[in-house]
Context: one part of a larger RNA
RNA sequence: GUGUGCUGAAGGAACUCGGCAAAUUACCUGCGUAACUUCGGGAGAAGCAGGCUGCAGACCUAGGCAACUAGAUUUGCAGGACACAAAAUAGGGGGUGGCGACUGUUUAUCUAAAACACAGGGCUAUGCUAAGACCAACGUCGAUGUAUAUGGCCUGACGCCUGCCCGGUGCUGGAAGGUUAAAAGGAGAAGUGCAAGCUUUGAAUUGAAGCCCCAGUAAACGGCGGCCGUAACUAUAACGGUCCUAAGGUAGCGAAAUUCCUUGUCGGGUAAGUUCCGACCUGCACGAAUGGCGUAACGACUUCCCCACUGUCUCCAGCACACACUCA
Numbered sequence: 001g002u003g004u005g006c007u008g009a010a011g012g013a014a015c016u017c018g019g020c021a022a023a024u025u026a027c028c029u030g031c032g033u034a035a036c037u038u039c040g041g042g043a044g045a046a047g048c049a050g051g052c053u054g055c056a057g058a059c060c061u062a063g064g065c066a067a068c069u070a071g072a073u074u075u076g077c078a079g080g081a082c083a084c085a086a087a088a089u090a091g092g093g094g095g096u097g098g099c100g101a102c103u104g105u106u107u108a109u110c111u112a113a114a115a116c117a118c119a120g121g122g123c124u125a126u127g128c129u130a131a132g133a134c135c136a137a138c139g140u141c142g143a144u145g146u147a148u149a150u151g152g153c154c155u156g157a158c159g160c161c162u163g164c165c166c167g168g169u170g171c172u173g174g175a176a177g178g179u180u181a182a183a184a185g186g187a188g189a190a191g192u193g194c195a196a197g198c199u200u201u202g203a204a205u206u207g208a209a210g211c212c213c214c215a216g217u218a219a220a221c222g223g224c225g226g227c228c229g230u231a232a233c234u235a236u237a238a239c240g241g242u243c244c245u246a247a248g249g250u251a252g253c254g255a256a257a258u259u260c261c262u263u264g265u266c267g268g269g270u271a272a273g274u275u276c277c278g279a280c281c282u283g284c285a286c287g288a289a290u291g292g293c294g295u296a297a298c299g300a301c302u303u304c305c306c307c308a309c310u311g312u313c314u315c316c317a318g319c320a321c322a323c324a325c326u327c328a
Base pairs, nucleotide, nucleotide: 001323002322003321004320005319006318007317008316010314011313014312019309027051028050029049030048031047036041038157052079053078054077055076056075057074058073060071061070062069063068080084092307093306094305095304097302098301099299100298104116105115120155121154122153123152124151125150126149132141133140134139158294159293160292161291163224164223165222168221169220170217171216172215173214174213177212178211179210183206184205188201189200190199191198192197225243226242227241228240229239252286253283264280265279266278267277268276
C1' cells in the first nucleotide's frame, strides 16, 4: 500500500448520478393499527409494553381416599454484571407518482426490466379425407379430437369505454360488360408441284382465373386539415365566410417514459428545488384493442420526500488477519 473484518468524539447524507456500501431493524407474548379497497386485503401496517433469578400469595386443570404431586394463569416483594429473545440465528419503516394487473419467463458468459407470457377480450379460417403443418413419395401430426373443437393474427386482470373515414392497399362477395393464354376455328395469303397434294402463314369468331369494373369490410394495413373575419375597454371567439378532403381527432388524458422552444406559467414541498407532486393547455410531434383513461393487491423495476440509522461524508484514525515489501 492492497484485500477482508472490527471500533470510533461531535455532527448525521453535508457524500454521491443515486443513501451505492455500511449501519439500523430482527424472536415470542399482550395491546394497538390509517388512507384506500376488487371487502379477500392493506397488516408483521405504523406504534407501545413485557421477557432473567429468588421468595410469598391467589385461582384453575389433571391424578389421588388423603397427605400431596405435576402443570397453566395471575398479583406482590426482592436481587444484580445498568441486565435477562443475554450466544448463534434473526423484517428498517412510512408517504407520493410512473410502468406493468397479479404468480411466472428471459439475453448459460456485461441488460431480470416497463421486455415475453398470462387468465380475459376481439377478428379470422376450418363441416372432417377439416383448415393448417412436415414430406420426393408413402405416410404422419392436427386428433383416436369435431365449431363450448382446432389453426392464425391482434389486444392483455378488473372498472368506464372503444368516436369519424372504405378514397389508397389488403381481404370477402358479385350469372352483366371490357380486357385476356393455351386451345378450337378457319376467311384468305405464300412456297412448291403438270396435277392430286404437301409445307408455311393466317383475319373474323368461340375461349378461364386474373385485372378493369360494382359493392361490402377498420378489435384489416392505415388515415383522422388550412386561411380570414367577428362580442359595448382590452383580450378571446360561442358565431360567420372561404378553400380542400375518403374523413377532418370524439370521450378521456395532456410540458407526459410523448413538450423542441423550456429550468413554460402558477401553486406545494426546501433557507435555497433544471428533479418531484398538483394545476393550466400554447398537444414542435397524446388519443381510443399498433387500445384510451382509471385502478385495490403485487414488484431484487423506477421518480421524489420523510423518520430511524449510520465512517457515505466534514476528516480521517486505530486494531486484527492475509498478501505485497525489507531482513535473515